[in-house]
RNA sequence: GCUGAAAUAGCUCAGGUGGUAAGAGCGUUCGCUUGACACGCGAAAGGUCAGGAGUUCGAAUCUCUUUUUCAGCU
Numbered sequence: 001g002c003u004g005a006a007a008u009a010g011c012u013c014a015g016g017u018g019g020u021a022a023g024a025g026c027g028u029u030c031g032c033u034u035g036a037c038a039c040g041c042g043a044a045a046g047g048u049c050a051g052g053a054g055u056u057c058g059a060a061u062c063u064c065u066u067u068u069u070c071a072g073c074u
Base pairs, nucleotide, nucleotide: 001073002072003071004070005069006068007067010026011025012024013023019057028044029043030042031041032040050066051065052064053063054062
């Protein structure tokens, strides 16, 4: 230099060929339970979907570009 893959909550990850209001587990906080913890149960908070632009009535999803990471080729 070329090719491919990935980037979504604090962490690990889903998200069918564009259409509810963007989710799960763990973690955090609060509550229930207990004499008090732990376990268990319930709830809540937490996201500019890596950045920018485009297409579309509508984009995490499609297109272009930039950045970062990983793999391969030379």

The RNA shown here (transfer RNA) has 74 nucleotides and comes from an uncultured bacterium. The prediction has a mean pLDDT of 80. It was read from a public genome assembly. It matches the Rfam family "tRNA". Gene Ontology term of the family: triplet codon-amino acid adaptor activity.